[in-house]
RNA sequence: GCGUGGAUAGACGGUCGCGGGUUUCGUAAGAAACGCGAGGAAAGUCCGGACACGAUAGGGUACGGUGGUGGAUAACGUCCACCGACCUUUGAUUGCAGGUCAGGGAAAGUGCCACAGAGAAUAGACCGCCGAUGACUACGUUUUUCGUAGAACAGGUAAGGGUGAAAUGGUGCGGUAAGAGCGCACCGCUCGCUUGGCGACAAGCGGGGCCAGGGUAAACCCCACCGCGUGCAAGCGCAAGUAAGUCCUCGACUUGUUUCGGCAAGUCGCCUUAGCCCAUGAGGUUUGAGGACGGGUAGCGUGCAAAAGUCUGCUGGCAACAGUAGACAUAGAUGAAUGGCCGUUCGCGACAGAAUCCGGCUUAUCGUUCACAAGCAAUC
Numbered sequence: 001g002c003g004u005g006g007a008u009a010g011a012c013g014g015u016c017g018c019g020g021g022u023u024u025c026g027u028a029a030g031a032a033a034c035g036c037g038a039g040g041a042a043a044g045u046c047c048g049g050a051c052a053c054g055a056u057a058g059g060g061u062a063c064g065g066u067g068g069u070g071g072a073u074a075a076c077g078u079c080c081a082c083c084g085a086c087c088u089u090u091g092a093u094u095g096c097a098g099g100u101c102a103g104g105g106a107a108a109g110u111g112c113c114a115c116a117g118a119g120a121a122u123a124g125a126c127c128g129c130c131g132a133u134g135a136c137u138a139c140g141u142u143u144u145u146c147g148u149a150g151a152a153c154a155g156g157u158a159a160g161g162g163u164g165a166a167a168u169g170g171u172g173c174g175g176u177a178a179g180a181g182c183g184c185a186c187c188g189c190u191c192g193c194u195u196g197g198c199g200a201c202a203a204g205c206g207g208g209g210c211c212a213g214g215g216u217a218a219a220c221c222c223c224a225c226c227g228c229g230u231g232c233a234a235g236c237g238c239a240a241g242u243a244a245g246u247c248c249u250c251g252a253c254u255u256g257u258u259u260c261g262g263c264a265a266g267u268c269g270c271c272u273u274a275g276c277c278c279a280u281g282a283g284g285u286u287u288g289a290g291g292a293c294g295g296g297u298a299g300c301g302u303g304c305a306a307a308a309g310u311c312u313g314c315u316g317g318c319a320a321c322a323g324u325a326g327a328c329a330u331a332g333a334u335g336a337a338u339g340g341c342c343g344u345u346c347g348c349g350a351c352a353g354a355a356u357c358c359g360g361c362u363u364a365u366c367g368u369u370c371a372c373a374a375g376c377a378a379u380c
Base pairs, nucleotide, nucleotide: 003372004371005370006369007368008367010345011344012343013342014341015340016339018037019036021034022033023032024031025030039351043362044361046360047359048358049357050356051231052230053229054228055280056279058278059277060276061275063227064226065225066224067223068082069081070080071079072078083103084101085100086099087098088097091380092379093378094377095376096375104222105221109220110219111216112215113214126161127160128157129156130155133154134153136150137149138148139147140146169187170186171185172184173183174182188210189208190207191206192205193204194203195202196201235302236301237300238299245293246292247291248290249289250288251268252267253266254265255264256263257262269285270284271283272282273281309328310327311326312325313324314323315322316321
């Protein structure tokens, strides 16, 4: 120098101006005093909620999300701790420390692994190695026959080399004609048991030559869990106003009654009510409901700020955090408020402006400052 995580985000004083609040005066308009007034990201709209409305937030489906274990939280895809894998000095190993992880399943199935290469799964022999046995040639020999040597045809082989990101468990010993888990030892894999742990897991013991060939799931998919929808332009109220607009659809039966036009009740059917289906409930069935087209409303108030709020102490917890006591009161605009000037000072000021609110994540960022780390130790 670089990396990870925190704090801060110019300060002080004066003067003029802007917005809300409280108090006082005033019939009112308004005036005075006091105090308050943009961020760590206010950005992105990526997640989660509070709150509001829709009938229930019941079951399913579609769709979407999360993914080691255990906790925290209102909740989350966030945070904390732990487990596992990998990275960081070094010739190597082990431990500690720091960092990263989109960390369930490849023995449910499907797909993909270019090129190179013999061969990448219905695997496979390029260069090699062997050639005991069958066949060939030469020599010798007791003709038959046997022996020796040669070469490498048939055949055997996958240990060595090559290709590749990856070659069908690894290292060593034995064995073989040469080899091969062919056999053995230790690892690996798999199955079982014991111990420790809430658990993920860890350690140890034993069985099996066993090996589902290997990788890939931010590929399709499978498994487990989670999710109703829309959103402050949600909603609530006041005022005002248009075209009581046009068109289409809406069944049957039974009982009672009747002034014989009908009326009332009930049952079934039908319609509306959450993207779809089912269920339950509610409403309606011609003074009603549903559907399609078209027109009017752009005004005012409320929602609107005391919040799952902030700070400090104590207790519990490794921690995230929880409980408890005390203190503080920290913006509510609506064409959209915090600005201008002067003086002093120095970290010489970057990124950048609330619009219902909060908890996170991500992105941008001038400088100042704090902590950790940038490797350490042991053995060979």